Model confidence (mean pLDDT): 83 of 100. This is a predicted structure of a 74-nucleotide RNA (transfer RNA) from an uncultured Oligoflexales bacterium.
[in-house]
């Protein structure tokens, strides 16, 4: 320099052909249970979906620059 994935909660991830309100798991908070812890049960809180732009009545999804990784050709 050229190519292909990949970026969604604190971490691992899923979200279909574009549409109702963004989800799971596990951390963590607080409750329930127990003598007490730990496992189980309940509830909560946590996100501008990697930046900008754009198409659409409407985008985590579609289009095009840009950034960071991973792997490959040279």
């Nucleotide at each position: 320099g050229g190519g292909u994935c990949u970026g969604u909660a604190g971490c691992u991830c899923a979200g279909c052909u574009g549409g109702u309100u963004a989800g799971a798991g596990u951390a963590c908070g607080c409750g329930c249970c127990u003598g007490a812890u730990a496992a189980g049960c309940g509830c909560g809180a946590g996100g501008u979906c990697g930046g900008a732009g754009g198409u659409u009545c409407g985008a985590g999804u579609c289009c095009c620059c840009c950034c960071a990784g991973a792997c490959c050709c040279a």